[in-house]
RNA sequence: UGGUUAUAAAGAAGAGCGGAGAGAUCGGGCUCAGCGAAACUCUGGCAACCAUCUGAUUACGAACAGAAAAGGUGCCAAUACCCGGCCGGAAACGGAAUUAUAAUUG
Numbered sequence: 001u002g003g004u005u006a007u008a009a010a011g012a013a014g015a016g017c018g019g020a021g022a023g024a025u026c027g028g029g030c031u032c033a034g035c036g037a038a039a040c041u042c043u044g045g046c047a048a049c050c051a052u053c054u055g056a057u058u059a060c061g062a063a064c065a066g067a068a069a070a071g072g073u074g075c076c077a078a079u080a081c082c083c084g085g086c087c088g089g090a091a092a093c094g095g096a097a098u099u100a101u102a103a104u105u106g
Base pairs, nucleotide, nucleotide: 001106002105003104004103005102006101007100008099013043014042015041016040021032022031023030026084027083028082029081044076045075046074049072050071052067053066054065055064080098086095087094088093
C1' cells in the first nucleotide's frame, strides 16, 4: 500500500503539553471546543480480534464453546453523530459501497 474474512446502535477517565480547531472523505446539518480543539506524552480504564489455558484424547489440524486478562494490537462524546451522495422503494426503510479495528495474505 492492495486482497480476503470478521466486527462496528454496548463499554471506558484524568493530568501534562499545545494553542484552534475536531467529529474519515464530498455536500448539507448538528454537536463539542480559549471554562482550552487536534497532535504528542504519562497514568487510569473498556473490550475480548490475535496469542494463552480448558473442553481435549486423538497423529495432526479445523471449527465451536468456555475461562483468564500478565502478552500483541485496538479503543475510552453523541448509532461509523445524523441525512444525502450508489441500488431498490411513493415513503418509511433496506442493501451495497466507503471508513475504522483485528487476523491473514500479496
The RNA shown here (SAM riboswitch aptamer (S box leader)) has 106 nucleotides and comes from an uncultured Prolixibacteraceae bacterium.
Its Rfam family is "SAM riboswitch aptamer (S box leader)". Rfam's curators write: The SAM riboswitch is found upstream of a number of genes which code for proteins involved in methionine or cysteine biosynthesis in Gram-positive bacteria.
The coordinates come from a structure-prediction model, not an experiment, and the mean pLDDT is 83.